[in-house]
RNA sequence: AAAAUUUGGCUUCGGCCAAGUGAAAACUGGCGAACGGGUGAGUAACGCGUAGGUUAUCUGCCCCAAUCCCUGACAUAACGUCGUGAAAACGGCGCUAAUAUCAGAUGAGGCCCUUAGGGGUCAAAGAUUUCGGUCGGAUUGGGAUGAGCCCGCGUCUGAUUAGUUAGUUGGCGGGGUAACGGCCCACCAAGGCUUCGAUCAGUAGCUGGUCUGAGAGGACGAUCAGCCACACUGGAACUGAGACACGGUCCAGACUCCUACGGGAGGCAGCAGUGAGGAAUUUUGGUCAAUGGGGGAAACCCUGAACCAGCGACGCCGUGUGUGGGACGAAGGGGCUUUGCCCUGUAAACCACUGUUGGGAGGGAAGAAAUGUUCGGUCGCCGAACUGGGACAGUACCUCCAAAGAAAGGACCGGCUAACUACGUGCCAGCAGCCGCGGUAAUACGUAGGGUCCAAGCGUUGUCCGGAUUUACUGGGUGUAAAGGGUGCGCAGGCGGGCUUGCGCGUCAGGGGUGAAAUCUAUCGGCUUAACCGGUAGCCUGCCUCUGAGACGGCAAGUCUUGAGUACGAGAGAGGAUGAUAGAAUUCCUGGUGUAGCGGUGAAAUGCGCAGAUAUCAGGAGGAAUACCAGUGGCGAAGGCGGUCAUCUGGCUCGUUACUGACGCUCAGGCACGAAAGCGUGGGGAGCAAACAGGAUUAGAUACCCUGGUAGUCCACGCCCUAAACGAUGUAUGCUUGGUGUUGGGUAGCAAUACUCAGCGCCGUAGGUAACCCGUUAAGCAUACCACCUGGGGAGUACGAUCGCAAGGUUGAAACUCAAAGGAAUUGACGGGGGCCCGCACAAGCGGUGGAUCAUGUGGUUUAAUUCGAUGCAACGCGAAGAACCUUACCCGGGCUUGAAGUGCAGGGGAAAGCACCUGAAAGGAUGCCCUUCUUCGGAAUCCCUGUAGAGGUGCUGCAUGGCUGUCGUCAGCUCGUGCCGUGAGGUGUUGGGUUAAGUCCCGCAACGAGCGCAACCCCUAUCCUUAGUUGCCAUCAGGUAAUGCUGGGAACUCUAAGGAGACUGCCCACGCAAGUGGAGAGGAAGGUGGGGAUGACGUCAAGUCAUCAUGGCCCUUAUGUCCGGGGCUACACACGUGAUACAAUGGUAGGUACAGUGGGCGAAGCCGCGAGGUGGAGGAAAUCCCCAAAACCUAUCUCAGUUCGGAUUGUAGUCUGCAACUCGACUGCAUGAAGUUGGAAUCGCUAGUAAUCGUAGAUCAGCUCGCUACGGUGAAUACGUUCCCGGGCCUUGUACACACCGCCCGUCAAGCCAUGGAAGCUGGGGGCGCCCGAAGCCGCUAGAGAUAGUGUCGAAGGCGAACUUAGUGACUAGGGCUAAGUCGUAACAAGGUA
Repeated sequence: AAAAUUUGGCUUCGGCCAAGUGAAAACUGGCGAACGGGUGAGUAACGCGUAGGUUAUCUGCCCCAAUCCCUGACAUAACGUCGUGAAAACGGCGCUAAUAUCAGAUGAGGCCCUUAGGGGUCAAAGAUUUCGGUCGGAUUGGGAUGAGCCCGCGUCUGAUUAGUUAGUUGGCGGGGUAACGGCCCACCAAGGCUUCGAUCAGUAGCUGGUCUGAGAGGACGAUCAGCCACACUGGAACUGAGACACGGUCCAGACUCCUACGGGAGGCAGCAGUGAGGAAUUUUGGUCAAUGGGGGAAACCCUGAACCAGCGACGCCGUGUGUGGGACGAAGGGGCUUUGCCCUGUAAACCACUGUUGGGAGGGAAGAAAUGUUCGGUCGCCGAACUGGGACAGUACCUCCAAAGAAAGGACCGGCUAACUACGUGCCAGCAGCCGCGGUAAUACGUAGGGUCCAAGCGUUGUCCGGAUUUACUGGGUGUAAAGGGUGCGCAGGCGGGCUUGCGCGUCAGGGGUGAAAUCUAUCGGCUUAACCGGUAGCCUGCCUCUGAGACGGCAAGUCUUGAGUACGAGAGAGGAUGAUAGAAUUCCUGGUGUAGCGGUGAAAUGCGCAGAUAUCAGGAGGAAUACCAGUGGCGAAGGCGGUCAUCUGGCUCGUUACUGACGCUCAGGCACGAAAGCGUGGGGAGCAAACAGGAUUAGAUACCCUGGUAGUCCACGCCCUAAACGAUGUAUGCUUGGUGUUGGGUAGCAAUACUCAGCGCCGUAGGUAACCCGUUAAGCAUACCACCUGGGGAGUACGAUCGCAAGGUUGAAACUCAAAGGAAUUGACGGGGGCCCGCACAAGCGGUGGAUCAUGUGGUUUAAUUCGAUGCAACGCGAAGAACCUUACCCGGGCUUGAAGUGCAGGGGAAAGCACCUGAAAGGAUGCCCUUCUUCGGAAUCCCUGUAGAGGUGCUGCAUGGCUGUCGUCAGCUCGUGCCGUGAGGUGUUGGGUUAAGUCCCGCAACGAGCGCAACCCCUAUCCUUAGUUGCCAUCAGGUAAUGCUGGGAACUCUAAGGAGACUGCCCACGCAAGUGGAGAGGAAGGUGGGGAUGACGUCAAGUCAUCAUGGCCCUUAUGUCCGGGGCUACACACGUGAUACAAUGGUAGGUACAGUGGGCGAAGCCGCGAGGUGGAGGAAAUCCCCAAAACCUAUCUCAGUUCGGAUUGUAGUCUGCAACUCGACUGCAUGAAGUUGGAAUCGCUAGUAAUCGUAGAUCAGCUCGCUACGGUGAAUACGUUCCCGGGCCUUGUACACACCGCCCGUCAAGCCAUGGAAGCUGGGGGCGCCCGAAGCCGCUAGAGAUAGUGUCGAAGGCGAACUUAGUGACUAGGGCUAAGUCGUAACAAGGUA
C1' cells in the first nucleotide's frame, strides 16, 4: 500500500464512497538463510592432534562506557495499462511509500598529515507511548563469542622411486588482502629441499576414542563429540559481519525432462520414499508437548533439528514358558540287552499350590519449566495469585477376576573338548577347524535311542586382537636347525680412559597452565532389578611454563698417563715385487751298443717296434716344478706363500728408557685386494690334460679302465669378482681354575729347570649349549659397533635397475603349492664297512639226486566232476597211520522237507520193531500179519503223526578269533626291580680282558641283585653192586634122551626190573691272577656235556589250519540240509619234487652153513598145490604158543655181452580179501624181456657204531605200501684249516632306511590340471610437458552522463603432438607346481658299488 469483513451513505442495482476492525496472497524494506541436517569422494597436507604466537588481523546479533540522531531531495516495486513468447519469462508507458536510496550540516570520537601550534576527512531513521519511557539508528572505545593467518613436535607403505625445484630460494620496490607473506608483478642475486629419505608411486579423512592384550603393543576410526573436506563434474566471482555458499548466481561438461524446435527446466551425500547393485540394512508415520535454533517488542510463525511412535532377536539387559509332593521305579511306546525292568524316568498319571507374561475389567501418571494478566518490591530482576497447555498415551504403573491353562529351540557327543550305544552303508555315500575317519563288527558318514553344552536363542561364515617370546622396546637369534658380509682400509654415523672447574642441553625434584565433554576405572545414588542414567573422585601416561639440584651423559676450559702412537736397541720368518742362477727328473733330437719285443690291464686291445723300438751309454735342446730338510713348524688381512743368491719393500715380536697426551673402537655408502675356471691381445708350450678320437667293459656305456690328444695349465698387460672364499664361528676391549707340547724373544741359573711376553696345538675346571660339543685362541661373563635370519618348495628364479667384451655377477619378488622341510642325538635294521667267533657252512672224504624205467605227490591241461586245503627255505611219499562201495566233502540221476541224528512245548494216535509180499537201480512208496511194558488204574515209559521253538551246513571270512603247529633255532639270547647317568628317547647292568658248547664261568667296572632261557634235575644206553628168581638162566651136583634146561636141583653167570654206586677237572705236570686250557698223564667200564632222547626264552613271519575241534559275524532253509544208485578224486601232449629198482664180477644164478633185536596176536605140526595159497587145528588172552632174518661165510657156474645184468611192458592161467576187484586191489605160475653200459649245468646227506649196506617188525587196515615209524646185522673214509659261499652270535662304524635294502630315491620323456614369465602387437587408465583455441568471471584500459559496450592478461572445458607410467589382453613360447598304479635308466643315501 491493501483483498476481505462490519457500520453509515449513495446507486444507473453492476456497484461506489467514508469510517472502524483487520493485516490473507503478492511486493518494497529488515534480519536469517555461512546455523542446524547429510556424506567421506578428495586430501600424506599446518589437513588433523598437541603446545604456543598474532605489536600482522577481523568479528552481525549480545554486554559495558561515551557522544549524537539536524535539514532536505531524487527514484522504484507492488498496482494500472499496452505488448512479446508454446512456455520459462520479459519489455514499453503511467503512478506511489518507507527504517530503500542520495545530498547538506554537526564531529565528542576515529583515521591521515604535521613545523606538535594545528590542518584535512568520516555519520545517522525513525516507530510507538499510559508522555515516565520502550524498541531502534549513527560514531568511538572496551568485553564476550566466533573466525583468519603463522610456528615447534607428532601423524601409513614402497629405494625394484635417488636426486628434485625457475616464482623455484632470497633481496629491493610496488600491487593486493581484514591481516603477514612470491599471495601477485618488475628488477637483481643463484639459491632452496634431500639417505635423519627429498621427489615419485600406492593407500587413507584426522582425533577424543572402540576392540583386543598382564602390559608394552596390534587392529580399527559405525553410533556420540571436536576439527577438516565435499554438495551432479570442473571453473568463477557476487552479496554479506561471515560463503567463493547442499535446498543462491554465472559459465562449460555429462546426464534426465519439457518444447510449437525458436528455446527452456533440473541437481535427495536433508527426512520419508523409488529404482539399480548386492549376502544385506527400516515408515512416502505423529508433534512442535519438551530441548534447541531463526524472525518478532510480544502474541505467535517456521523448524523431517529434535522428541516420539512404526519395522528388524541386529546388540545389551531383565522376565516367563510353572512350583512342591509323587515308585507300582505303573501300563503302553521307543531303545539297548549279559534277558536282570537295564535306560528314557519323578519323567508321566495323580494330589496340593502359585499367578510373572498373555486375556478380561477398573483406575491412571511424572515428564510442565514457562509465556501472558494482575499485584508487591527492585539497578538488573525477584516473589505471590490467576490463566493455560502433552505428540508419546488411555502408554508406563496400580488394583481385581479366571486359568497350568497359550508359550523351547539349536548345536554337539574320536582326541583337542563336556557328552555312547544300536542299526544302515562298505575308500561308496559322505564327514573334516587340526590330527584324521570310511575298503563288512565305524562311539568320526546317515538314522534312531540316550547324553552334553547353551538357551529365545543356537550354530555357520567373514574380519580384528590374543594365544605367537612366531619381528623379540618390554622380550629372540646367527659353529651344525634360517642366519657372520671372501678380506682389509676408511668418510659420515654410533660408542668412547683418569682428575678438576664452569654451563645447565639431556636428566631429576617441586609449583603453575593445559590435556573439551562424553567414554574408561572406583564409589555413591535414581528407574521393582539390570541394561540405562546421574553425582563425586581417579585417569587422560602428553606438551608448555616458573623455581631448584648438579651425580651421570653432553658442551666448554684445563690437566694426567694406564688406551693408542713415536724414537732407540735387538730378533724370527715359504710376507710381497723384480732380476739372476743351480741340480735331479720327464720328454724330444743326434750318435754308439744291442735284438724282438715294448707298453698297458682285473684280463685285454688300440698304440710303439726289424724303416731297429723298449733297454743302455754319451752329447745336445726346451719348458715346468723345486725331493730330502718339512714339523697340528713359520709368515700374511684374506685369497695365499716352499731350490739358491742379490736388490727394493710391507708387517710382526721382544727389551729398555725417553717422548706425544685419548690422538681411540667400530663402520652403512665408498675404495682396494681377492683361489680356480673363464675372456681379450701378444708370447711360450716339457709334463699333465676338459673337448675330441680309438681300444676295452657293458643289455646299453656319449662313464669309471687303457692308448693318444687340443684348448688350458706357464709369462706380460687388461678384464672377470665368484668358491664348502670354512674355524661353516664379524671386529675390538676387559674379566673368569688348570695341565701338557711346540715356535720366536727376554730374565735367573754351571746345568737341569723356573718365571715372563707374543704366537701355534692338544686335554680339560667353572660356566654355556637342543645335543654334539666349546672351554683364557670361548660357542663362558660383559661392553661398543657393523652384517645377517624369520616354515619348506617356487627361487637366488622372473621383472626392473646396475656392473661386465662375453660368460655372467650384484640387488631381488609374487602367484601357486605342501604340512611339513631341518638339526642333534637314541634304538633297531641294513651295507658289494671293519674286528672277533660258531655251524657238515666251506674245505678234506664217502654215498647220492639231476640221465633210464616204475611208484608217489604237485603244477598244468582235460573233464559232468576230476572235492578241498598246503606254495621259497619253512608246499610238493604234505593233511591222507592206507579213495573199488563206504570214506566223500565233487558230478549225474532218483527221493525227503521239523527233516538222517538231538532237545523243549502243545494236540492226536497207538506200540515200535519184526515177518511176508508188490514196485523200484537203491533210497523210497504201497499192502497184509502182528497189536507193547509197568501201574498206586490217575497215569508213566517208549514210539508214530501234526503244529511250533528250532535243527542241519566239510557254505564264506585263519586279515574277526581260541586252541594247536611250523620257522628263525636248541641259536644264546630276551628282560625286570632298585640305584646311577642323560632335558629326553634311552643308557648302565648285558660293555671291557680272558674263557666256554653256552649271557658258561672268572677278573675288572656305578652298579647291586633277580627272572625267562643255557646247564642240571627226567628217560634210554655203557660198568659194577644189592635185592628178587618165573615163563628167563644152567657154572657146580645128580638123572635122562637120537637130540634139546628135558628133569631133580641151583641162585653163581646171562637176563629180567627195582634200588644204589660211579665222573667231580677230584689227583699229577705245564701255563694262567682266576675261571679254565693243554697233556695217547695216572686211575677208571666210561674223562672233561660219555652217547642218544624228551625239553624250544622274549619275539618274528596279519606264516599254517573256520575241512580235527571250538567260536564271533555273514549266508542257505522243499536247500548250500538230508537219503540213495552210478560215476569221479585213479584222466594225460607235458613240467617239477620225493623215492624204488638198476645199469652188473666187491656182481648174478644154484646149492649148503650160521648169527639178531624190536614188535604184534596170532595160528604150529601134518597133508595138498610149482606157487600165491588151501586144508588142519595142537598151542596161545603170551619172557611160556605163533610170526621170525638177510647181507655174511663155503662150494659150483656165468666171463664183460644190453649178457644167466636189468626187470618195465604185455599176453595168459590162477590165489586171496570183499555184497562187488570193469572203470580201480594185492599176490602167484608160465610166457614176453623195454629203457638203461654210472648220468650236462647244477645240487643233497653224512664226523662213529655215524655214512654206506642188509634184512625184520609195526601203525592204519576186510583187502591193498617202493611211503612212514621203529628194530637189529655188517661196518668205513676224512677234517690241513677258516681265505671264500650260506646261515647265525657279539662289538664297532656309516646311513637321507623304520612297511626297516624286496628300503629309500633322482632326472628326461608321455598324459591331465593350475598359476606365472617372455612375446609381433591390441585396448583402457593416470599424471606431467610443449603448442592451438578459449566460456563465465575478477582486474586493467578505452568509450559512454549512465545502463552498458569494446578490448588486454589470466583462465575451465576442448583439440593436436612427442614421451613416460600403470593395468588388461595376445597367436606362439619358456620354465615351475600338482596329479593311486605310464616309459627309460639308476645319479644320491652303506666305501651306494668310480667316496